RNA sequence: AGUAAAGUAAACUAAAGGUAAGUUAUUAGGCUCAUAUCCUAAGUAUAAAGGUUCAAUUCCUUUCUUUACUA
Numbered sequence: 001a002g003u004a005a006a007g008u009a010a011a012c013u014a015a016a017g018g019u020a021a022g023u024u025a026u027u028a029g030g031c032u033c034a035u036a037u038c039c040u041a042a043g044u045a046u047a048a049a050g051g052u053u054c055a056a057u058u059c060c061u062u063u064c065u066u067u068a069c070u071a
Base pairs, nucleotide, nucleotide: 001070002069003068004067005066006065007064010024011023012022013021018054026042027041028040029039030038047063048062049061050060051059
């Protein structure tokens, strides 16, 4: 420099046009003599900007970042 792929919460994965789910972690409460385990609850996200659509994480375009390959 070129080609391809991927960006969703603190971490890891879903949702593939119908309004974002789950696990772990964190916090609070319960249980316990106490800690851990266990139970309940809460908060935290669609990389950015546009376009199509009644409706976009999803489809299209451009940027940004990361990864792989080639030179």